SAM riboswitch aptamer (S box leader) from Cerasibacillus quisquiliarum, 115 nucleotides, folded computationally. The coordinates come from a structure-prediction model, not an experiment, and the mean pLDDT is 80. The model forms 97% of the base pairs in the Rfam consensus.

[in-house]
RNA sequence: UUCUUAUCAAGAGAGAUUGAGGGACAGGCCCGAUGACAUCUCGGCAGCAGAUUCUAUUUAAGAAAACUGUGCCAAUUCCUGCAAAUACGUUCCGUUCGUAUUUGAAAGAUGAGAA
Numbered sequence: 001u002u003c004u005u006a007u008c009a010a011g012a013g014a015g016a017u018u019g020a021g022g023g024a025c026a027g028g029c030c031c032g033a034u035g036a037c038a039u040c041u042c043g044g045c046a047g048c049a050g051a052u053u054c055u056a057u058u059u060a061a062g063a064a065a066a067c068u069g070u071g072c073c074a075a076u077u078c079c080u081g082c083a084a085a086u087a088c089g090u091u092c093c094g095u096u097c098g099u100a101u102u103u104g105a106a107a108g109a110u111g112a113g114a115a
Stems, first nucleotide, its partner, number of pairs: 001115008013042005021031003025081004043073003047070004052064004077107001082104008
C1' cells in the first nucleotide's frame, strides 16, 4: 500500500514548546492570538485483539480491572455528498426541482486477519 472482516449516537484534559491555521476531500457549519492544529510530559477513557479475576456454564454470555499490543480524549465519522422510499412544497398534468425524515451504499477512521 492492497484485500477480507467487525465497529463508528457512549466515554475521557491539564501543563510546556511553538505561532496560524485546523476540523481527510468538496460545500456548509464550526474551532482558533482568551493561542487552535501539531509535538512533548503527565493524566484520563475503555473501542478492538490477547492475557487475568468474578458470576454462570456443555457452550455461549455478563461483569470487573487497565496487565500487554493498539486506539482515542470539540461538535454523531460535526452535517451533507450517491441511491431508494415516505411526507410537504413547486408545476395545468406527468416529469423535474427543493426541503425534511428513514433505510441502504460510497468515502473516511480504528481494530483483527491476510498478501